[in-house]
Predicted 3D model of an 89-nucleotide RNA (c-di-GMP-I riboswitch aptamer) from a Gammaproteobacteria bacterium. It matches the Rfam family "c-di-GMP-I riboswitch aptamer". Rfam describes the family as follows. GEMM was predicted in a large-scale screen for bacterial structured RNA regulatory elements. Taxonomically the source falls in Gammaproteobacteria (Bacteria, Pseudomonadati, Pseudomonadota). It was read from a public genome assembly, where an Rfam model found it.
RNA sequence: AACUGUAAAAGGCAAUCUCUGGUGAAAAUCAGGAGUCGCAAAGCUACCGAUCUAAGGGAUAGUGAUCCUAUGAUAGCGGAGUUAUCAGU
Numbered sequence: 001a002a003c004u005g006u007a008a009a010a011g012g013c014a015a016u017c018u019c020u021g022g023u024g025a026a027a028a029u030c031a032g033g034a035g036u037c038g039c040a041a042a043g044c045u046a047c048c049g050a051u052c053u054a055a056g057g058g059a060u061a062g063u064g065a066u067c068c069u070a071u072g073a074u075a076g077c078g079g080a081g082u083u084a085u086c087a088g089u
Stems, first nucleotide, its partner, number of pairs: 002089004012039002018033006037076001043082003047079003050074003056069005
């Protein structure tokens, strides 16, 4: 430097549920407590696809509403880009 992630070890992250507080129209997210399903990038970037939401905007409708739309969100949905720990070859 490249490749690989079978085993071990060090360190790391930590869904779901639940409690408290905050942000948001919502989806969701942030901080803390408890806890551990899991992760070799479950670090980072919304670039491509996908998914969730629909405040604002638009269409239909006519006072009940329905539909479309991301500029919102998911990096623990997949791909891509980028940086990095340990071990082995």